[in-house]
Context: one part of a larger RNA
RNA sequence: UGACGGGGACCCGCACAAGCAGUGGAGCAUGUGGUUUAAUUCGAUCAACGCGAAGAACCUUACCUGAGCUUGAACUGAUAACAACCGCCUUUGGAAACUUAAGUUUGUAGCUUGCUACGGUUAUCAGAGGUGCUGCAUGGCUGUCGUCAGCUCGUGUCGUGAGAUGUUGGGUUAAGUCCCGCAACGAGCGCAACCCUUGCGUUUAGUUGUCAGCGAGUAAUGUCGGAUACUCUAGACGGACUGCCGGUGAUGAGCCGGAGGAAGGUGGGGAUGACGUCAAGUCAGCAUGGCCUUUAUGUUCAGGGCUACACACGUGCUACAAUGGCAGAUACAGAGGGUAGCGAAGCCGUGAGGUGGAGCCAAUCCUUAAAGUCUGUCCCAGUCCGGAUUGUAGGCUGCAAUUCGCCUACAUGAAGUUGGAAUUGCUAGUAAUCGCAGAUCAGCUACGCUGCGGUGAAUGCGUUCUCGGGUCUUGUACA
Numbered sequence: 001u002g003a004c005g006g007g008g009a010c011c012c013g014c015a016c017a018a019g020c021a022g023u024g025g026a027g028c029a030u031g032u033g034g035u036u037u038a039a040u041u042c043g044a045u046c047a048a049c050g051c052g053a054a055g056a057a058c059c060u061u062a063c064c065u066g067a068g069c070u071u072g073a074a075c076u077g078a079u080a081a082c083a084a085c086c087g088c089c090u091u092u093g094g095a096a097a098c099u100u101a102a103g104u105u106u107g108u109a110g111c112u113u114g115c116u117a118c119g120g121u122u123a124u125c126a127g128a129g130g131u132g133c134u135g136c137a138u139g140g141c142u143g144u145c146g147u148c149a150g151c152u153c154g155u156g157u158c159g160u161g162a163g164a165u166g167u168u169g170g171g172u173u174a175a176g177u178c179c180c181g182c183a184a185c186g187a188g189c190g191c192a193a194c195c196c197u198u199g200c201g202u203u204u205a206g207u208u209g210u211c212a213g214c215g216a217g218u219a220a221u222g223u224c225g226g227a228u229a230c231u232c233u234a235g236a237c238g239g240a241c242u243g244c245c246g247g248u249g250a251u252g253a254g255c256c257g258g259a260g261g262a263a264g265g266u267g268g269g270g271a272u273g274a275c276g277u278c279a280a281g282u283c284a285g286c287a288u289g290g291c292c293u294u295u296a297u298g299u300u301c302a303g304g305g306c307u308a309c310a311c312a313c314g315u316g317c318u319a320c321a322a323u324g325g326c327a328g329a330u331a332c333a334g335a336g337g338g339u340a341g342c343g344a345a346g347c348c349g350u351g352a353g354g355u356g357g358a359g360c361c362a363a364u365c366c367u368u369a370a371a372g373u374c375u376g377u378c379c380c381a382g383u384c385c386g387g388a389u390u391g392u393a394g395g396c397u398g399c400a401a402u403u404c405g406c407c408u409a410c411a412u413g414a415a416g417u418u419g420g421a422a423u424u425g426c427u428a429g430u431a432a433u434c435g436c437a438g439a440u441c442a443g444c445u446a447c448g449c450u451g452c453g454g455u456g457a458a459u460g461c462g463u464u465c466u467c468g469g470g471u472c473u474u475g476u477a478c479a
Stems, first nucleotide, its partner, number of pairs: 001479002003476003007473007015463002019426005026318008034309002042052002063304007076126007087104002090101001093098001107118005129293002132291003138287002140282003143278001145276001150189006156165003169180003195270004200238007209228003214225003241264001244258005320419001324378007336367003341360002346355003385416001390411007432455007
């Protein structure tokens, strides 16, 4: 100087407390461990476990079994040879990859018409290839402490020196934020601001948006002429700065209250992650040193596996019901996607779906919001709760749904009556609850993930305790 303390002081955080909803019990989905297996590919363990994977039937695929190839599936170069080989049609064997035989074909450009260049094939060679090992050889990227308020430097001064000072102290702040003081004076990386979005207004612009006024038309609808007022869209600008008032404070920084205002003290949300720590993670995204392999650890193909199942754990979904289930009627979003695409009306089917093909390269067309509201029914029961499981019949995608897809109808109707110890999230348009969309994608295991809006709470005395962190100080046989 650090680190540590079941030392001290001060401070902060959904850390506790106060509340709300859960998890832990059930069924199912999904990931992991374990076990099994020919293989159940690999990685990841506070910071792994709906993670890499924004989608494993084949492919993917790296794993296993079997069948093939060896200059190779793809790429570069050298030498030599060839007008053939490949391809196409037919054909033998085969699960396919591949292989056997016969037929067909003989490139392009320049011109001197047989030479050059480009190209093709075969053979030989140098190389190729490797999701093989090492993340403890590395780059790059990422996690974590932590969006915590810290981490340092120059000059000066002090100290023999390691170092100290500054950065400590008194206040204050979300903040090493600012003020005051001070052997320090300044500065840098962080904080904040600058960026995006949302909340208010002005202005510009009105089509595909909108429809107040005028006119036309319809069973009805901005449907039409038209208009650009409003909503909205999307560019520019304004607006919030403790600016104003009062109190308090040290006449300071600030804090408390108020006015005005759409918004008030960082307005809400996002992006943004200092010096460093963990030889943290990743050689399987990519790149890359070294090592290993080269008729195999490369490569092609078929089938299987990654989907196994006594069990254990994590994350979710659905429930156990009456603030509910069922039936009928009916209202209101936002944000996205669409041409190998989205696909309307109509018709067929109980339904999944089929048919159909209008319109749309989209503010134009397509994409039903659901909780909600109204009416009826059920009457507390393993039920008109709950839907697992199983059987049968179907639909869709796709060469192909057996291992191993999703959906529909009928039948079946399991556990489950609110969950032990323990444990998680959340302070406001939040929790809870309700649907909608998108990426990936032929299809889908999505109940996941990422967004979007609808309805919309309760509680916070406080900092004694638990966890994590910051500052100062103290002890130390630790570095």
Model confidence (mean pLDDT): 81 of 100. Predicted 3D model of a 479-nucleotide part of an RNA (small-subunit ribosomal RNA, 3' major domain) from a metagenome.